[in-house]
RNA sequence: GCCGCAGUAGCUCAGUGGUAGAGCGCCAUGCUGAAAACGUGGACGUCGUCCGUUCAACUCGGACUUGCGGCA
Repeated sequence: GCCGCAGUAGCUCAGUGGUAGAGCGCCAUGCUGAAAACGUGGACGUCGUCCGUUCAACUCGGACUUGCGGCA
C1' cells in the first nucleotide's frame, strides 16, 4: 500500500428499514440475627464520526477513524 472482518449499556453480545434489547455487573428494596443465594423494582446508550438514499436508517451507499486478520 491492497483486501476482509469488527466498533451497539460498565463488560460480553443480540438486533439486517418502522419508538434499541438480553445476560452479567451496579443501585434500591423484600427475605435473614447478619451475609450469600433468590424475588421485585430502578438507573445507565448522542448504536465509532461525517455525508448521502428514504416518509422513515443501528440496519442501505460513500468517506474517514480505531482494532484484528490476511496479502505484498
A computed fold for a 72-nucleotide RNA from a soil metagenome, annotated as transfer RNA. Model confidence (mean pLDDT): 83 of 100. Rfam family: tRNA. It is annotated as a transfer RNA.